RNA sequence: CGGGGUGUGGCUUAGUCUGGUAAAGCGCUCGUCUGGGGGGCGAGAGAUCGCAAGUUCAAAUCUUGUCACUCCGA
Numbered sequence: 001c002g003g004g005g006u007g008u009g010g011c012u013u014a015g016u017c018u019g020g021u022a023a024a025g026c027g028c029u030c031g032u033c034u035g036g037g038g039g040g041c042g043a044g045a046g047a048u049c050g051c052a053a054g055u056u057c058a059a060a061u062c063u064u065g066u067c068a069c070u071c072c073g074a
Stems, first nucleotide, its partner, number of pairs: 001073007010026004020057001028044006050066005
C1' cells in the first nucleotide's frame, strides 16, 4: 500500500441475506418466598447499533467516507 472479517445495554451474543416498535443469557436494582445465607419467582433500569454523511415515508440492516481491532497478500 491492496483485499477480507469484526464493531449492537456492564459482559457474551442474536437480529443484517429479505429495511418496518432493537431481543436473549449473565450481571445490576427493587419486591416476594426463606429465621438468615444460598437459591427460586416476579417487576424494573440500562444500547437511537464504532463515527460521519447519503438514499427512503421509515435504516442496526442499503450506499459512500472514515476510525479501531484482526487476518491474508505485497